[in-house]
RNA sequence: GGAGUUGGCCAGACAAUCGCCGUAGUUUGCCUAUGGAGGAAAGUCCGGGCUCCUUCGGAUAGGGCGCCAGGUAACGCCUGGGGGGCGUGAGCCCAUGGAAAGUGCCACAGAAAAUAUACCGCCGGAAAUUGUCCUCAGGACCUUGGCCGGUAAGGGUGAAAAGGUGCGGUAAGAGCGCACCGCGCGACUGGUAACAGUUCGCGGCACGGUAAACCCCGCCCGGAGCAAGACCAAAUAGGGGAGUAUGGGUUUCGGCCCGCCGUCGAUUCCGAACGGACUCCCGGGUAGGUUGCUAGAGGUAGCCGGUGACGGCUAUCCCAGAUGAAUGGUUGUCGAUGACAGAACCCGGCUUAUUGCCGACUUCGGCU
Numbered sequence: 001g002g003a004g005u006u007g008g009c010c011a012g013a014c015a016a017u018c019g020c021c022g023u024a025g026u027u028u029g030c031c032u033a034u035g036g037a038g039g040a041a042a043g044u045c046c047g048g049g050c051u052c053c054u055u056c057g058g059a060u061a062g063g064g065c066g067c068c069a070g071g072u073a074a075c076g077c078c079u080g081g082g083g084g085g086c087g088u089g090a091g092c093c094c095a096u097g098g099a100a101a102g103u104g105c106c107a108c109a110g111a112a113a114a115u116a117u118a119c120c121g122c123c124g125g126a127a128a129u130u131g132u133c134c135u136c137a138g139g140a141c142c143u144u145g146g147c148c149g150g151u152a153a154g155g156g157u158g159a160a161a162a163g164g165u166g167c168g169g170u171a172a173g174a175g176c177g178c179a180c181c182g183c184g185c186g187a188c189u190g191g192u193a194a195c196a197g198u199u200c201g202c203g204g205c206a207c208g209g210u211a212a213a214c215c216c217c218g219c220c221c222g223g224a225g226c227a228a229g230a231c232c233a234a235a236u237a238g239g240g241g242a243g244u245a246u247g248g249g250u251u252u253c254g255g256c257c258c259g260c261c262g263u264c265g266a267u268u269c270c271g272a273a274c275g276g277a278c279u280c281c282c283g284g285g286u287a288g289g290u291u292g293c294u295a296g297a298g299g300u301a302g303c304c305g306g307u308g309a310c311g312g313c314u315a316u317c318c319c320a321g322a323u324g325a326a327u328g329g330u331u332g333u334c335g336a337u338g339a340c341a342g343a344a345c346c347c348g349g350c351u352u353a354u355u356g357c358c359g360a361c362u363u364c365g366g367c368u
Base pairs, nucleotide, nucleotide: 001364002363003362004361005360006359007358008357009356012334013333014332015331016330017329018328020036021035022034023033024032025031038340042351043350045349046348047347048346049345050225051224052223053222055272056271057270058269059268060266062221063220064219065218066217067081068080069079070078071077082096083094084093085092086091097216098215102214103213104210105209106208119155120154121151122150123149124148125147128144131141132140133139134138163181164180165179166178167177168176182205183203184202185201186200187199188197189196190195229291230290231289232288239282240281241280242279243278244277247258248257249256250255260276261275262274263273298317299316300315301314302313303312304311305310
C1' cells in the first nucleotide's frame, strides 16, 4: 500500500425572529418558564405487560419448537459449548431429535436405484466348425459362432451402484479368510450435558439417500384486542317478526331432584360449578366528551460477580402524548452525511432499508 473479516458511534450544530402542541405558574396579557419523533419510529413476523370474556379441569383436534447448558417477564430471541459444512485465514453458515416402527419418493441415463442386477467383460463344461501335431482311429492344442453353468473383483451409466487399502486364496472372483481403517454394540476414562477418546473387548457388518415427504418421539400453547375496556351527556320506536326451551316429580311451600338451553372467538367431546335464557331477520336513533394515555420488566453513571448473554448494589434523572392528527418557515455563521426515513397503549426481540466516521483482526506484495 492492496484485498478481506468483524465490532462500535453519529444522524447537522449555534444565534436571532415569527409560528405549532404538552406541562407548570399566572396579574388570564396572541404572558413567563420548560419540554417536544427513530436507530430503525418501517414490516406486523414472534413474545409479553395491560383490558375484557357467568368460570374451571380433562381428552381430542390444531399450532409452535426440536443437539446440550444457561440468560430473560417470556419467546420461534440472545449467550456459551457440542456436532456438521465453507474458507489459506480472520471468520461465516446449519428447519442441528428418529431411516432397526411403518408408508412413500430418487427424473433422465443405466443391466439394475434397496433385502435392488448382468450391458461389455472374466472363468469352466459338452457338442459343432477350421487348421496343426502325435505314441494312429484315439488323444492334445488353436480358430469361429451359439448353448449350459459360475461370477460381481475390472470397465461403462449416473448425484449416488452391496465399505476402503493391501496380502492370501480361487477355475475365475467375492469379507471368502487375514491385517489396518471405517461401521455397529458394550465397557472404561473425561465432561453437569450434548459428546469426545493414539483406551479395551465382541461382531464380517443392518443392504444408500430423503422426514424443509407423510409419520414417530419429546417439550410448550384459553381467546379476542386500546377501534380492548370504563364513565358522563344526548337522542330514538321500552319498535316489528320468526324459531328452540319454558316440562315432569316431590315438598314442612323456603326449596330439592331429573330433563332442556346458555357460559363468544376450535360449528369438538366429557365432567364440575354457575345462570334462566338463547338464536336469526327487518327497521329507527346516537356516533359528542372525559378516561385508558405515559414513572416504566425505565434511562444514565460508577462499583461488584460472571467466559458471556446478563444480574446485584449505590447515586442521579423524568425524556412526546397528538386526535383530519403538534416540532415548521426565514436570515446569518460554522460545517457536512444533509442517506434510510415521522410515535398514535407500552415494552423485549427478529427481519428489511441506509450516508459518514472510528477501532480490532486476517492475508498478499514492497521497503528497511

This is a predicted structure of a 368-nucleotide RNA (Bacterial RNase P class A) from a Gammaproteobacteria bacterium. The gene name in the source record is rnpB. Rfam family: Bacterial RNase P class A. It is annotated as a ribozyme. Model confidence (mean pLDDT): 75 of 100.